[in-house]
RNA sequence: UCAGGUGGCCGGAUGGCCGCUCCCGGGCUUGUCCCGGGGGAGGAAAGUCCGGGCUCCAUGGAGACACGGUGCCGGGUAACACCCGGCGGGGGCGACCUUAGGGAUAGUGCCACAGAGAGCAGUCCGCCCUCCGGAGCCGAUGCCGCGAGGCCAAGGCUUGGGGGUCAGGGUGAAAGGGUGCGGUAAGAGCGCACCGCGGGGCCGGCAACGGUCCUGGCAGGGCAAACCCCACCGGGAGCAAGACCAAGUAGGGACGACGGCGUCUUCAAGGGCUCAGGCCCAAGGAGAGGCAGGCCCGUUUCCAGGCCGGUCGUCCGGGUAGGUCGCGCGAGGCGUCCGGCGACGGGCGUCCCAGAGGAAUGGCCAUCCAGCGGUCUGUUUUCAACAGGCUGUGGACAGAACCCGGCUUACAGGCCACCUGAUUAU
RNA sequence: GGCCCGGUGGCAGAGUGGUGAUGCAGAGGACUGCAAAUCCUUGCACGUCGGUUCGAUUCCGGCCCGGGCCUCCA
Numbered sequence: 001u002c003a004g005g006u007g008g009c010c011g012g013a014u015g016g017c018c019g020c021u022c023c024c025g026g027g028c029u030u031g032u033c034c035c036g037g038g039g040g041a042g043g044a045a046a047g048u049c050c051g052g053g054c055u056c057c058a059u060g061g062a063g064a065c066a067c068g069g070u071g072c073c074g075g076g077u078a079a080c081a082c083c084c085g086g087c088g089g090g091g092g093c094g095a096c097c098u099u100a101g102g103g104a105u106a107g108u109g110c111c112a113c114a115g116a117g118a119g120c121a122g123u124c125c126g127c128c129c130u131c132c133g134g135a136g137c138c139g140a141u142g143c144c145g146c147g148a149g150g151c152c153a154a155g156g157c158u159u160g161g162g163g164g165u166c167a168g169g170g171u172g173a174a175a176g177g178g179u180g181c182g183g184u185a186a187g188a189g190c191g192c193a194c195c196g197c198g199g200g201g202c203c204g205g206c207a208a209c210g211g212u213c214c215u216g217g218c219a220g221g222g223c224a225a226a227c228c229c230c231a232c233c234g235g236g237a238g239c240a241a242g243a244c245c246a247a248g249u250a251g252g253g254a255c256g257a258c259g260g261c262g263u264c265u266u267c268a269a270g271g272g273c274u275c276a277g278g279c280c281c282a283a284g285g286a287g288a289g290g291c292a293g294g295c296c297c298g299u300u301u302c303c304a305g306g307c308c309g310g311u312c313g314u315c316c317g318g319g320u321a322g323g324u325c326g327c328g329c330g331a332g333g334c335g336u337c338c339g340g341c342g343a344c345g346g347g348c349g350u351c352c353c354a355g356a357g358g359a360a361u362g363g364c365c366a367u368c369c370a371g372c373g374g375u376c377u378g379u380u381u382u383c384a385a386c387a388g389g390c391u392g393u394g395g396a397c398a399g400a401a402c403c404c405g406g407c408u409u410a411c412a413g414g415c416c417a418c419c420u421g422a423u424u425a426u
Numbered sequence: 427g428g429c430c431c432g433g434u435g436g437c438a439g440a441g442u443g444g445u446g447a448u449g450c451a452g453a454g455g456a457c458u459g460c461a462a463a464u465c466c467u468u469g470c471a472c473g474u475c476g477g478u479u480c481g482a483u484u485c486c487g488g489c490c491c492g493g494g495c496c497u498c499c500a
Stems, first nucleotide, its partner, number of pairs: 001422010012368007020040008028031001042397001046408002049406005054238004059304007067234005072086005087101001088099004102229002107227002109223003124169002126165004132161001134159005142151003177195006196218001197216008242325004252316007260291002263288005270281004293308004318499002332351008369395001371393010427496007436450003444480001452468005473489005
């Protein structure tokens, strides 16, 4: 100098004028008023994908089932699917990046097409006859014949059956370890060496795992982001949660489920007895409390306890379109010290920093800055680069809605630190 | 603001690991004097980007788009 890698940060500045919203103080003519002072969007406020706080569902505990989630190991954290540090796999010359990475002899299922064969596999082509044989052709040698030739016949070739084989070809994503040597009829972990793999011991490490030695001839391939198994975690709904005030209406209706038993008090239509006072029976109504029952938020069992006793569920209909709280001190920001490789934790000091609600945080102007373009001048021999002057342009993605920790996605341009590779000079 | 569902030719609508049906519409042809109806033939799709898998419309994530529900009182 060029090409990269990792981590972190910024993402316009200043001033003037006119507005918006909240808080504090003051004023009077108490108004949705005026004056003064102060605060006023983000790294993602976004997507709503995870995890929590908070609130309600009346409450707590134990168990089973179902459903959902997570999944190498250790740590951090309020918690997490997040983060940190490692391990194993993959990629890169390297800095470094990446990884949903438990279990496939618990069981079930799937593996299309092609292919002979796809799951306790298989002979299509090929190779081979140690084995069994049919047919055809040739036929060393031996015998016979004077000769042409004939006979016996080891064996060879072709073809068929049967068998061996999984090394090679071919199919496929995948064909029951890989390479080499030996071996064999041909082959094959059949034997051996190395690599891979299974089992065991020892050493290192908290562990994942790594190293090493012994042993086994290799043992039933893949898929669990298929069901599933194992371990761990999880109650539901969500600030339109929820609480209070005010106003107003028909505190109305339909359907479904369950509405059982008996006691006491009181009222009582009506009936009976009595000369009368009065007494007795009693449908039904109201109230109390009991057993059984229902409800207590996936289902279910048990325990403690609570509520209801006309209750629950679904739907229709009616009224309102107002206010206050929840709602801004928090797993908070900044600085510094200590512990830790780090995520992070602890101590001390300091600061208060948006709370609107159809929804404020804006508009205009001036000067400047990064960047980009044009032009002129200067330097170096040119290309080009650098410096200076003038001028034009000019800042992305985006907008809080209860809050917080993460993830993901969008983003013009710029800055800083460390590291890697190549090249050049000293 | 919160919660939930969906995306397959021009339209509707099945398929949920192995060549994506079917109907209407479109195009061409046959029939007809010309049309309609009918018959035959044919073109056109898994919202997008990654991952798992031999293989993805399907399974799992991210993004994009569309739709629905949710106030209070009695």

This is a predicted complex of two RNAs, RNase P RNA and transfer RNA, with 500 nucleotides together.
Rfam match: Bacterial RNase P class A. The family's RNA type in Rfam is ribozyme.
The prediction has a mean pLDDT of 76.